The RNA shown here (transfer RNA) has 74 nucleotides and comes from a Microcaldota archaeon. Its Rfam family is "tRNA". By type it is a transfer RNA. The sequence is in RNAcentral, with records from ENA.
RNA sequence: GGACCUGUAGUCGAACUGGUUAAGACGCCACCCUUACAAGGUGGAGAUUCGGUGUUCGAUUCACCGCGGGUCCA
Repeated sequence: GGACCUGUAGUCGAACUGGUUAAGACGCCACCCUUACAAGGUGGAGAUUCGGUGUUCGAUUCACCGCGGGUCCA
């Protein structure tokens, strides 16, 4: 330098052929339980879906340009 894959809460990770509230688990906070801690139970907060532009009535999803990560080729 070229090709391909990939980026979603603090971490991991769903979301079908673009569709009406963006799941779940761990973690975090509050309460219950306990003499206390852990475990367990109930509830809650936390996402400009890497950035920008475009297409569309509508974009996590599609296209393009960047940025980060990975693999391969040279």